c-di-GMP-I-GGC riboswitch aptamer from Alkalibacter mobilis, 83 nucleotides, folded computationally. The coordinates come from a structure-prediction model, not an experiment, and the mean pLDDT is 87.

RNA sequence: AGCGACAAAGGCAAACCAAUCGAAAGGUUGGGACGCAAAGCCAAGGGUCUUCCCCGCAAUGGGAUGACAGCCGGUUACCGAAG
Numbered sequence: 001a002g003c004g005a006c007a008a009a010g011g012c013a014a015a016c017c018a019a020u021c022g023a024a025a026g027g028u029u030g031g032g033a034c035g036c037a038a039a040g041c042c043a044a045g046g047g048u049c050u051u052c053c054c055c056g057c058a059a060u061g062g063g064a065u066g067a068c069a070g071c072c073g074g075u076u077a078c079c080g081a082a083g
Base pairs, nucleotide, nucleotide: 003080004079011036012035016031017030018029019028020027021026034070040075041074042073045072046071047068048067049066051064052063053062054061
């Protein structure tokens, strides 16, 4: 550098529920654990979603807006069995 075990020490927390913010996607806090070796961080890349606009009979397409990192990607990092 890479890799990841029924290891050690720790960590995070899906759905759902309550409160709250938001027009929405969705966010925050608490409860709760489906899972996670980056489920830490990054929305500048691809993708998805929201709302609006343009073109169009429609589908496709283009643009704006915000959101999602637990989709891909980028980046940094704890531990150390086997290979």